[in-house]
Context: one part of a larger RNA
């Protein structure tokens, strides 16, 4: 000077408390450990690993295993020689591949042509080399997590101290904030804070098609004529600054109340992460030092594995029902995606789906019926008209190919489950809870992830205590 204390003082945070919904029990999904295995590729490990890398493991991916093959190599540059190679067909094979038949170079310059030179492509051959998801994240760059969006971390000059250092940055107030005010041997400054950026909430003028429809006519229909008001779209501008009033305060900063206002004291949300900490994570995104392999630790192929299963843990989904299940009828979204695509209509099928293929590179057409809600009926507290695992069987779709190992539909089957021990998680408002919709990945595959809207609470006395953090 720090760090630490079951030392003290002050302050903050869904940290506790007050509440709501969960997890922990069940079934299933998924990740991990363990075990097993020829292989179950590798990494991630308290918080900060465990629906994590992986925004898609049937082949591919794929790094693993078995078997079959190659050795200048699947890929790059360079020498020499040749002019084919590819394509098509056949044979052998699991395929990689091997053999046979067929076919046979291209471009530029010079030249009548033969041909010569250069280049492209391919084959053969020699070596220089290629190649390695092999090791080391404790050799590294880059990137990332975390403390933490916490309010801190420092510097110049001056002053003090023999010095390490101190001061400034402490103190009195105040703030979300080292935010600001006042004071002070300090005076200033930098990185952070805040603001500048995006988005939502209000208005104005501008612009009206593919969007809109108040008045007029018209139609089955904003359908058409028409309109530019409204909604909306989207570029611009305005608006919020404690600006105004009152009270308190030190005449300050500021706090509380009020007015006006769409919005009030940081208006809501996002992006933005200081100096540093954890030899934190990543050599398997990539790059890279050193080490190692070089007829193999490289490369190709077929099949298998990553999907195993006495068990243990994490994260989820679905339930255990009447605030409910089922049946019928019937409203109201937002945000997105679409040409190797989204697909209307009509027909077939109980259905998954099939046939047809209008329209649309999309404010025009399509995906696309939002669901919960509402109305009516039924069930009457049961392992049930709850719940849906599991299994049988018949089908559909994608794709060379669904046996290992995909998704969906119909019929049948109908398990556990009666609200869950100790313990533990999230959340302070359009939030929790609950209900659907979309997208990325993607041939196919979503209970995951990332977005969108609908309905819409309860509680917060307070800071003694638990956890984390800040100042003295």
């Nucleotide at each position: 000077u720090g760090a630490c204390g079951g030392g003290g003082a002050c302050c903050c945070g869904c940290a506790c408390a007050a509440g709501c919904a969960g997890c922990g029990g069940a079934g299933c999904g998924u990740g991990u450990g363990g075990u097993u295995u020829a292989a179950u590729u590798c990494g991630a490990a308290g918080a900060u690993a465990c629906g994590c890398g992986a925004a898609a493991a049937a082949c591919c991916u794929u790094a693993c295993c078995a078997a079959g093959a190659c050795u200048u190599g699947a890929c790059a540059u360079c020498g020499u020689a040749c002019g084919a190679c590819a394509g098509g067909c056949g044979u052998a094979g699991a395929g990689a591949u091997a053999c046979g038949c067929u076919u046979u170079u291209c471009c530029g310059u010079a030249g009548c042509a033969a041909u010569a030179c250069g280049g492209a492509c391919g084959u053969a051959u020699a070596g220089a080399c290629a190649g390695g998801u092999g090791g080391u994240g404790c050799a590294u760059g880059g990137u990332u997590g975390u403390c933490g969006u916490c309010a801190g971390c420092u510097c110049g000059u001056g002053u003090c101290g023999u010095g390490a250092g101190a001061u400034g940055u402490u103190g009195g107030g105040u703030u979300a904030a080292g935010u600001c005010c006042c004071g002070c041997a300090a005076c200033g400054a930098g990185c952070g804070c805040a603001a500048c950026c995006c988005u939502c909430a209000u208005a104005a003028g501008c612009a009206g098609u593919u969007g809109c429809c108040a008045a007029u006519a018209u139609u089955a229909a904003g359908u058409u004529a028409g309109g530019a008001a409204c909604u909306c779209u989207g570029a611009u501008u305005a608006g919020a600054c404690u600006g105004c009033c009152g009270u308190g305060g030190a005449u300050a900063a500021c706090a509380c109340g009020g007015a006006g206002g769409a919005a009030g004291g940081u208006g809501g949300g996002g992006a933005u992460g200081a100096c540093g900490u954890c030899a934190a994570a990543u050599c398997a995104u990539c790059a890279u030092g050193c080490c190692c392999c070089u007829u193999a630790c490289g490369u190709c192929u077929u099949g298998g594995g990553c999907u195993a299963c006495a068990c243990a843990c994490g994260c989820g989904c679905u339930a255990c029902a009447a605030u409910g299940g089922c049946u019928a009828c019937u409203a109201c979204a937002a945000a997105g995606a679409g040409c190797a695509g989204c697909a209307a209509u009509c027909c077939c099928g109980c259905g998954a789906g099939g046939g047809u293929g209008a329209g649309c590179g999309a404010a025009u057409c399509u995906c696309a019926u939002a669901a919960a809600a509402g109305u009516a009926g039924u069930c009457u507290c049961a392992g049930u008209u709850c719940a849906g695992a599991u299994u049988g069987u018949g089908g559909g779709c994608u794709g060379c190919a669904a046996c290992c190992c995909g998704c969906c539909c119909g019929c049948a089957u109908g398990a556990a489950g009666a609200u869950g021990g100790a313990g533990u998680u999230g959340c302070u408002a359009g939030u929790a809870a609950u209900c659907c919709c979309g997208a990325a990945u993607c041939a196919g595959c979503a209970u995951g992830u990332c977005g969108g809207g609908g309905u819409g609470a309860a509680u917060g006395c307070g800071u003694u205590c638990c956890c984390g953090g800040g100042u003295c």
Source information
This is a predicted structure of a 472-nucleotide part of an RNA (small-subunit ribosomal RNA, 3' major domain) from an uncultured bacterium. The prediction has a mean pLDDT of 85.